The RNA shown here (small-subunit ribosomal RNA) has 1417 nucleotides and comes from an uncultured bacterium.
The coordinates come from a structure-prediction model, not an experiment, and the mean pLDDT is 83.
It matches the Rfam family "Bacterial small subunit ribosomal RNA".
[in-house]
RNA sequence: AGAGUUUGAUCCUGGCUCAGGAUGAACUCUGGCGGCGUGCUUAACACAUGCAAGUCGAACGAAGCACUUUACUUUGAUUCCUUCGGGUUGAUUAGUACUGUGACUGAGUGGCGGACGGGUGAGUAACGCGUGGGUAACCUGCCCCAUACAGGGGGAUAACAGAUAGAAAUGUCUGCUAAUACCGCAUAAGACCACAGCACCGCAUGGUGCAGGGGUAAAAACUCCGGUGGUAUGGGAUGGACCCGCGUCUGAUUAGCUGGUUGGUGAGGUAAAGGCUCACCAAGGCGACGAUCAGUAGCCGACCUGAGAGGGUGACCGGCCACAUUGGGACUGAGACACGGACCAGACUCCUACGGGAGGCAGCAGUGAGGAAUAUUGGUCAAUGGGCGCGAGCCUGAACCAGCCAAGUCGCGUGAGGGAAGACGGCCCUACGGGUUGUAAACCUCUUUUGCCGGGGAGCAACGGGCGCCACGUGUGGCGCCACUGAGAGUACCCGGAGAAAAAGCAUCGGCUAACUCCGUGCCAGCAGCCGCGGUAAUACGGAGGAUGCGAGCGUUAUCCGGAUUUAUUGGGUUUAAAGGGUGCGUAGGCGGAGCGUUAAGUCAGUGGUCAAAUUGAGGGGCUCCACCCCUUCCCGCCAUUGAAACUGGCGCUCUUGAGUGGAAGAGAAGUAUGCGGAAUGCGUGGUGUAGCGGUGAAAUGCAUAGAUAUCACGCAGAACCCCGAUUGCGGAAGGCAGCAUGCCGGCUUCCUUCUGACGCUGAAGCACGAAAGCGUGGGGAUCGAACAGGAUUAGAUACCCUGGUAGUCCACGCGGUAAACGAUGAGCGCUAGGUGUCCGGGGGGAAUGGCCCCUGGGUGCCACAGCGAAAGCGUUAAGCGCUCCACCUGGGGAGUACGCCGGCAACGGUGAAACUCAAAGGAAUUGACGGGGGCCCGCACAAGCGGAGGAACAUGUGGUUUAAUUCGAAGCAACGCGAAGAACCUUACCAGGCCUUGACAUCCUGCCGGCAGCAUGCGUAAUGCAUGUUCCCUUCGGGGCGGCAGUGACAGGUGGUGCAUGGUUGUCGUCAGCUCGUGUCGUGAGAUGUUGGGUUAAGUCCCGCAACGAGCGCAACCCUUAUCUUUAGUAGCCAGCGAGUAAAGUCGGGCACUCUAGAGAGACUGCCAGGGAUAACCUGGAGGAAGGUGGGGAUGACGUCAAAUCAUCAUGCCCCUUAUGAUUUGGGCUACACACGUGCUACAAUGGCGUAAACAAAGGGAAGCGAGCGUGUGAAUGUAAGCAAAUCUCAAAAAUAACGUCUCAGUUCGGAUUGUAGUCUGCAACUCGACUACAUGAAGCCGGAAUCGCUAGUAAUCGCGAAUCAGCAUGUCGCGGUGAAUACGUUCCCGGGUCUUGCACUCACCGCCCGUCAAG
Repeated sequence: AGAGUUUGAUCCUGGCUCAGGAUGAACUCUGGCGGCGUGCUUAACACAUGCAAGUCGAACGAAGCACUUUACUUUGAUUCCUUCGGGUUGAUUAGUACUGUGACUGAGUGGCGGACGGGUGAGUAACGCGUGGGUAACCUGCCCCAUACAGGGGGAUAACAGAUAGAAAUGUCUGCUAAUACCGCAUAAGACCACAGCACCGCAUGGUGCAGGGGUAAAAACUCCGGUGGUAUGGGAUGGACCCGCGUCUGAUUAGCUGGUUGGUGAGGUAAAGGCUCACCAAGGCGACGAUCAGUAGCCGACCUGAGAGGGUGACCGGCCACAUUGGGACUGAGACACGGACCAGACUCCUACGGGAGGCAGCAGUGAGGAAUAUUGGUCAAUGGGCGCGAGCCUGAACCAGCCAAGUCGCGUGAGGGAAGACGGCCCUACGGGUUGUAAACCUCUUUUGCCGGGGAGCAACGGGCGCCACGUGUGGCGCCACUGAGAGUACCCGGAGAAAAAGCAUCGGCUAACUCCGUGCCAGCAGCCGCGGUAAUACGGAGGAUGCGAGCGUUAUCCGGAUUUAUUGGGUUUAAAGGGUGCGUAGGCGGAGCGUUAAGUCAGUGGUCAAAUUGAGGGGCUCCACCCCUUCCCGCCAUUGAAACUGGCGCUCUUGAGUGGAAGAGAAGUAUGCGGAAUGCGUGGUGUAGCGGUGAAAUGCAUAGAUAUCACGCAGAACCCCGAUUGCGGAAGGCAGCAUGCCGGCUUCCUUCUGACGCUGAAGCACGAAAGCGUGGGGAUCGAACAGGAUUAGAUACCCUGGUAGUCCACGCGGUAAACGAUGAGCGCUAGGUGUCCGGGGGGAAUGGCCCCUGGGUGCCACAGCGAAAGCGUUAAGCGCUCCACCUGGGGAGUACGCCGGCAACGGUGAAACUCAAAGGAAUUGACGGGGGCCCGCACAAGCGGAGGAACAUGUGGUUUAAUUCGAAGCAACGCGAAGAACCUUACCAGGCCUUGACAUCCUGCCGGCAGCAUGCGUAAUGCAUGUUCCCUUCGGGGCGGCAGUGACAGGUGGUGCAUGGUUGUCGUCAGCUCGUGUCGUGAGAUGUUGGGUUAAGUCCCGCAACGAGCGCAACCCUUAUCUUUAGUAGCCAGCGAGUAAAGUCGGGCACUCUAGAGAGACUGCCAGGGAUAACCUGGAGGAAGGUGGGGAUGACGUCAAAUCAUCAUGCCCCUUAUGAUUUGGGCUACACACGUGCUACAAUGGCGUAAACAAAGGGAAGCGAGCGUGUGAAUGUAAGCAAAUCUCAAAAAUAACGUCUCAGUUCGGAUUGUAGUCUGCAACUCGACUACAUGAAGCCGGAAUCGCUAGUAAUCGCGAAUCAGCAUGUCGCGGUGAAUACGUUCCCGGGUCUUGCACUCACCGCCCGUCAAG
């Protein structure tokens, strides 16, 4: 940074889609470790259970417990004395009372805290939030500072005890008691209240200070004796309250909203201003700068994206707000209208003894539900922080930690080096040689992060407590020492050990987009983000191998930004792609000429404040690195203040060039009203006049003998204004405006430059005008003429054409308000080469007095430079370069539709969506093709002719039908006497039956044989078969060759499929004149030019011209043949002259003159002449010539088109069959037959048929052949047999023709089908199914409907001859000669083609594209 997708291709417009980044995500597949952060986006749905707010005994009373003091009672170890009776001592035990202590216990009074912390985002479009200000209109517990105080009293109450109600929750009554609980009194520096004075100040109310007298209100004690606490006032700090400027989503298909509403006075209320509330008064207030209403939404710091401007989001963290089951109002308090307080009401859940009660997870866990979806009913107060307390300490689901989840991000690993026999393997690929996987593996060497095992082991710990010392403001601070405090956790980290050991997937591979092959499938299954893949050779489906990308993840889905300059401020457009309002006037608004001065709102600069922290950016630092964390630094914006004064704005003064105005001229279909005019049309009356008129492509309806049309005269009516008149031009804002005259009236232009002094431009809303059709009322109504009627046309014709004809067309007054209302081009101003017309004006010059030249203003055209534009084009009349304002556009369809609203009498108009659907729709230009578009030209294309076919019979091919099979192919021209130059068997591919399986045919291997096989004979079958006889070659003697048999598997074989997988070959347009290239030039490009144009030609043939110059494939020529001549040669050809010779005959000698044969040459080139043409090409005519303008004919077929034909000539990919879809054999079929078509033959007759006799060819064939002659037969033929591998022999007779005779117009002496009988020939074999012969039979047919074919000269027509194929079979095919015409004015039309041009929505190209209706799904 772009890419794909509209087209045959191109440029543009324009939408759709993709590549990037992101996420509180979810889902599929997969999953080693750690660090850091995250984790109900849905039901503000309902919640079991536990915990989340307590603390103070240094405020208080009472009770209990432990210890303790004292006293008493009790127990009596031990000691001493002893008269042994006892006395003394009293450790110790238990109890009672009292005193004290307690880090003891739970409840109560009291204090402080439960207004913080934690959760959620329902509501809220708001001073809610953000930002900056204000409070002279306010409050503030705990904390800090300062000042001044605390005197003396009183009465209760809970706890408790007793009684009592209730199931419980919870009470009730009686009695006792304390306080830092409660209440008076005293005191009052100061405070507050009302009155009243002075000074200073401010921003309106006002504030501050000082002074005066009057009134009001205080307190609490506890103590470890160190202190702590209390009251009042002032100040501070902190926290809050209120007000204001600015900013803060969408909809106008929500345009008007508002009654405490807006303001005032007074009062109440509050901490406090205020309609906050109330009484009274006034009638205001808000709104196009968007009120009100509706929808949606917590706001911000920030986060994501983006180059930025922006756009989107508002999870986590932080600030503010709001809420706490729903709704409401309050209490307490410094603070709440209070998440874990209270009251009421509602819903829900639970308990109940039915009378009543209890509850609120949007705290942390957890449950159900919802959902695609979101975790543990964990540990600890060790740290940080909070509440209470003097403190120790207690409480703390705040917090710190741990657990779960790849949900995110960052880091690490799954090994590293060597290693080629490039191993094995692979349902991998292959041209079978190999390639690839792949240094990958194995193997060798090394390492050990993470994980595992073992050992060690931090920091987070500082406080606080005790003791001691020091300082001072004397209860705080500092220092030192001592002992202690860790949930996380034996964690991080370190050391050691073993061992490559335990650790890789996911998506993609047609293009975009990196990465390709095989198999399977066969528009099926499926894929797909867009374009699109899949119908038998799928790099797009599924699998495999391989490859590419990312990697503990990968892909998909959803959403956001980007790309998208596709809403365009940066940064778009509106002639034709979407888009200029139909036009003007004009309100608000926006913008605005020159000079001077002033101001300082915008603007700019300095300074200050703020812009919370975190985040982002920059620079450092700490965790091994990174993520992460820490430190320093920077920033938009807003506010204040000081200054600057160019520009914009405000104010003032001045100016004249913008604008207007005065004077003098001018042009015009500008408007409006009235009057007038002639021609035409129709009608009426009368005259003349007679049979038609009218109308059309042709007709008919219609009119007319009751007198039309035509014509003459007169009259009436309405409408429009001929010529001038122009495709010019004129004026008008547009719509629109045309006979003449007059009245009224608007605007414009030129000249002079008087006056005013920016008075201007544009213009939402509004107002006005606004073609035609239409509507209303009233007139009018000649013409024309929707609707309608009739006649035609047509398959139909509700149309086009004709005859009529109503509304309307006309007038007046209203309505309506739209048009391709177009220059498809909004208005205004300025600037930017020219040329040439025309209309209306003004000025000047010279002078040969003109059809002259120059300058200048305003209109209206054409051409053109620069420039612009996608191009077409525009181009001083811009679509150029700039400024100002308005209107409009944002893919196609749905749709200018629906709904709503507004207007309208209605018709309808204005405004104007969405669902759904498509990947395009579109503009300009290009190449072709096409046109019942145009120009030019050609062709047996038509015309002019000749002859056919279509009717008949037959032959042949095809369709159809039939069949066991009627094998297959060919299908408009360009299939159909075509493949097939020849189906009785064979051919043969088809059918029925039989038989063979390495095979009928090829190669390889093994064994055997040479007695096989082959040949001959015999038997036998439909065929394969069986038997007998006979026979190999070479040799170094090992064997080899050849042939065969048997076996084995590789393989053979296939006229099986696909001609839409192919090669080759062929047809066709078309022997038409075209088709291209190189370089140059033009065009953004596709492309164009050349190749077009003027002539000419059979021809893109040639000439000339030309931004083209050349070239290639085609054309032509070169080749063959034919027509003339020369020359050479002369047998098998020929015979003029000479000789011989026959019944006849080049038969013979001889000759090569002629014919002929076949070699080589000549000849024709517009070469010559005349005319035309452009002095060209060329054309016309002529001469000469055998031939004259490519002499006739042939071969020769450009680039390409038809997926044309052929897999059945051949070749061939892939698929298919393999005891059969192969091979072989017999028979049948390809020859069928109600029918239809094509191509032919024979005819229908006298230009003929038949008979007799007679004449003249060319080109070919011939040995399994042609076959003379002779004989036989009516004949087809046959018997015999000469000659000839051919200019020698033979097929072979040419026929039409000519001559003579006959027939005489008829189904015939035409015609020959069909049938019968008898034969001939070929062949193993003529039944299905051959040809021919003889005799007999003697059908249809008397020239052919519509429609249609061939041919332009040795041609058509007609006549016969030959050949290929072939045993036989020709009306077919290919050749050959004989006889031998007619016609062509011409290019209007039909068909085909060429070329130029034009239109086009076609490009599969008019057999196109495409619209509507109906039917079916």